This is a predicted structure of an 82-nucleotide RNA (ZMP/ZTP riboswitch aptamer (pfl RNA motif)).
Its mean pLDDT, the model's own confidence on a scale to 100, is 75.
Its Rfam family is "ZMP/ZTP riboswitch aptamer (pfl RNA motif)". A reference for the family is Jones et al. (2019), "Co-crystal structure of the Fusobacterium ulcerans ZTP riboswitch using an X-ray free-electron laser", Acta Crystallogr F Struct Biol Commun.
Of the family's consensus pairs, 95% are formed in the model.

């Protein structure tokens, strides 16, 4: 100095709770509140190719079927430090 956003492919992948609609969207053992353990599935993100010449969008964000009501994380992102 340059390496955007996005989209696809690999690989890695945190997090993954409980009650209620419901006869069913986990299962099995162990807990008692929203944990743990196996195993299924969901999964943002990250790194690496290729396409992509600015399109796209901005944190009040993004994730665990849906939907209501609660809890606990995680990513990312801005700043300060070292």
């Nucleotide at each position: 100095u340059a390496a955007c956003a996005g989209u696809u492919g690999u690989a890695c992948g945190a997090c993954u709770g409980g009650c209620g609609g419901a006869a069913a969207a986990g299962c099995a053992g162990g807990g008692a509140u929203a944990c743990c353990u196996g195993u299924g599935g969901g999964g943002a993100g990250u790194a690496c190719a290729a396409c992509g010449a600015a399109g796209a969008u901005c944190a009040u964000g993004c994730c665990g079927a849906c939907c209501g009501c609660c809890u606990g994380g995680g990513c990312g992102c801005c700043c300060g430090c070292u």